Model confidence (mean pLDDT): 83 of 100.
Predicted 3D model of a 73-nucleotide RNA (transfer RNA) from an Acidimicrobiales bacterium.
Rfam family: tRNA. Rfam classes the family as a transfer RNA. Gene Ontology term of the family: triplet codon-amino acid adaptor activity.
RNA sequence: ACGCCCGUAGCUCAGUUGGUAGAGCAGAUGGCUUACAACCAUCAGGUCGGCGGUUCGAGUCCGUCCGGGCGUA
Numbered sequence: 001a002c003g004c005c006c007g008u009a010g011c012u013c014a015g016u017u018g019g020u021a022g023a024g025c026a027g028a029u030g031g032c033u034u035a036c037a038a039c040c041a042u043c044a045g046g047u048c049g050g051c052g053g054u055u056c057g058a059g060u061c062c063g064u065c066c067g068g069g070c071g072u073a
Base pairs, nucleotide, nucleotide: 001072002071003070004069005068006067007066010025011024012023013022019056027043028042029041030040031039049065050064051063052062053061
């Protein structure tokens, strides 16, 4: 330099064909317990890497940039 893959909650990752963004763990509150853990219930937590485009509608499609990984030279 070129090619491919990835970027979504604090962490690990889903999200199929464009149609209201989710799970597990972690966290908070309540229950249980003498108490803690475990367990049960509830809750909070996201400008979906940035910008622009297509579309009635974009996490998803297109362009570009940024970051990470792999390969070729």

The source organism's lineage runs through Bacteria, Bacillati, Actinomycetota, Acidimicrobiia and Acidimicrobiales. The RNAcentral record of the sequence draws on ENA and MGnify.